[in-house]
Background:
The RNA shown here (transfer RNA) has 73 nucleotides and comes from a bacterium. It matches the Rfam family "tRNA". By type it is a transfer RNA. The coordinates come from a structure-prediction model, not an experiment, and the mean pLDDT is 84.
RNA sequence: UGCGAUGUAGCGCAGCGGUAGCGUGCCGGGCUCAUAACCCAGGAAGUCGGAGGUUCGAAUCCUUCCAUCGCAA
Numbered sequence: 001u002g003c004g005a006u007g008u009a010g011c012g013c014a015g016c017g018g019u020a021g022c023g024u025g026c027c028g029g030g031c032u033c034a035u036a037a038c039c040c041a042g043g044a045a046g047u048c049g050g051a052g053g054u055u056c057g058a059a060u061c062c063u064u065c066c067a068u069c070g071c072a073a
Base pairs, nucleotide, nucleotide: 001072002071003070004069005068006067007066010024011023012022013021018056026043027042028040029039030038049065050064051063052062053061
């Protein structure tokens, strides 16, 4: 320098144009003498890496930039 992959909740990940979700963790409640385990149709936590564009509508499509990883030189 070129090519490719990845970037979504604290962490691990799904979502492939129409309400942002699952697991785990955290907080609260239940159960217990108590803790763990277990249960809750309880809760909080998201500028979906940044900017711009397409569209009635974008996490999703396009352009560009950034970060990490890999390949090539």